[in-house]
Predicted 3D model of a 72-nucleotide RNA (transfer RNA) from an uncultured Candidatus Saccharibacteria bacterium. The prediction has a mean pLDDT of 85. The sequence was found in a public genome assembly.
């Protein structure tokens, strides 16, 4: 330099145009316990950025940014 992939709660991941954006784990609160742990209940927390397409975009397109892989 060229090509490809990925980007969503703190972390690891789902989500093939209309979802209240979900699961696990972590975190806060509660129940239980002599106290903890475990278990159970509950709460908060996220779509990389800017544009475009569309009635409607996390999802499709363009450009950019970050990371990973390949080629030279």
């Nucleotide at each position: 330099a060229g090509g490809g992939g990925u980007a969503u709660a703190g972390u690891a991941c789902a989500g093939c145009g209309g979802c209240u954006a979900g699961u696990a784990u972590a975190u806060g609160g509660g129940u239980c316990u002599c106290c903890a742990a475990a278990a159970c209940c509950u709460a908060a927390g996220a779509c990389c950025g800017u544009g475009g397409u569309u009635c409607g975009a996390u999802u499709c397109c363009a450009c950019g940014u970050a990371c990973c892989c390949c080629u030279g």